RNA sequence: CGUCCAUCCAGAGCGGCCGAGAGACCUGGCUCGACGACGCCGCAGCAACCCGUGCCGAGUGAUCGGUGCCGGGUGCUACCGCCGGGACCGAUGGGAG
Numbered sequence: 001c002g003u004c005c006a007u008c009c010a011g012a013g014c015g016g017c018c019g020a021g022a023g024a025c026c027u028g029g030c031u032c033g034a035c036g037a038c039g040c041c042g043c044a045g046c047a048a049c050c051c052g053u054g055c056c057g058a059g060u061g062a063u064c065g066g067u068g069c070c071g072g073g074u075g076c077u078a079c080c081g082c083c084g085g086g087a088c089c090g091a092u093g094g095g096a097g
Stems, first nucleotide, its partner, number of pairs: 001097001003095006013043005021032003025086005044077003048074004052069007081089001
C1' cells in the first nucleotide's frame, strides 16, 4: 500500500503547551469551543483485537464459546462512527501478500 476477516448504541481524565475552530469527506442539521475546544506532550485510566497461561463447556479432531490471571503489542478516553442523505464510505485490530 491494497486485500480478507472481525468489531464500532458499553467503558475510560487530569496537568502543561498552542490559539480558533472541531466532530474523517460532501451535504442538511445538531452539538462542543477564549470558563481555551481541536491538536501535541506528560502522567493516569479504559478494555476492542492479538501474543502467553489456568479453568469450564461443546466437538472424533481441527477448532469454537465462556471465564480469570500475568505482562506485552497496538488501540482508545464528548454526543449511537452525533443524526439524515450521498460517495471508491471511515476508524480499530488480526491474517497473509